[in-house]
RNA sequence: GCGUCGGGUCCUUGGGACCGAGAAUCCGUGAACCCCGCCAGGUCCGAAAGGAAGCAACGGUAGCGGUCCUCUCGGGGCUCGAGGGUGCCCGGCGCUCU
Numbered sequence: 001g002c003g004u005c006g007g008g009u010c011c012u013u014g015g016g017a018c019c020g021a022g023a024a025u026c027c028g029u030g031a032a033c034c035c036c037g038c039c040a041g042g043u044c045c046g047a048a049a050g051g052a053a054g055c056a057a058c059g060g061u062a063g064c065g066g067u068c069c070u071c072u073c074g075g076g077g078c079u080c081g082a083g084g085g086u087g088c089c090c091g092g093c094g095c096u097c098u
Stems, first nucleotide, its partner, number of pairs: 001095009010084007018075006026066004035060003043052003
């Protein structure tokens, strides 16, 4: 120097982990009086039967906070794999030259 093989870098692509955001689930809280339901007691109407409004309590909703087992999206000098091309780098082998 040539050839070849392998690795790295480059391009494409498929996964995993990580970070961020969102959704779902669950938990907490939860609009005093002007969110809904149901309304003990008591109140009102009625001769009565009944009816009406409705506080507390209870249940729930909007909202707020947390959770991150699941899902979605985004990110990159993370990781694993596949394909591509031969430009560069490293190493092995063979041949040749000095």

Record summary
The RNA shown here (Bacterial small signal recognition particle RNA) has 98 nucleotides and comes from a Deltaproteobacteria bacterium. Its Rfam family is "Bacterial small signal recognition particle RNA". By type it is a non-coding RNA gene. It was read from a public genome assembly, where an Rfam model found it.